RNAcentral holds the sequence, with entries from ENA. A computed fold for a 75-nucleotide RNA from Corynebacterium accolens, annotated as transfer RNA. Taxonomically the source falls in Corynebacterium (Bacteria, Bacillati, Actinomycetota, Mycobacteriales). The coordinates come from a structure-prediction model, not an experiment, and the mean pLDDT is 83. Its Rfam family is "tRNA".
RNA sequence: GCCGUGUUAGCUCAGUGGUAGAGCAUCCGCCUCAUAAGCGGAAGGCCGCCGGUUCGACUCCGGCACACGGCACUA
Numbered sequence: 001g002c003c004g005u006g007u008u009a010g011c012u013c014a015g016u017g018g019u020a021g022a023g024c025a026u027c028c029g030c031c032u033c034a035u036a037a038g039c040g041g042a043a044g045g046c047c048g049c050c051g052g053u054u055c056g057a058c059u060c061c062g063g064c065a066c067a068c069g070g071c072a073c074u075a
Base pairs, nucleotide, nucleotide: 001071002070003069004068005067006066007065010024011023012022013021018055026042027041028040029039030038048064049063050062051061052060
């Protein structure tokens, strides 16, 4: 330098065009003598950034940033 993959809730990950979900963690309640486990509920992200396409974008296209991997170059 080139190519590929990834970037979504505190963490790990789903979601492939119609206004975002799960598990764990957190908080509240139930249960218990009590704790844990179990059960019910709540809160929490506008989806790395900037543009474009579209009636509509996390999802498609371009650029940029960061992470990981591969190839190339360099003595």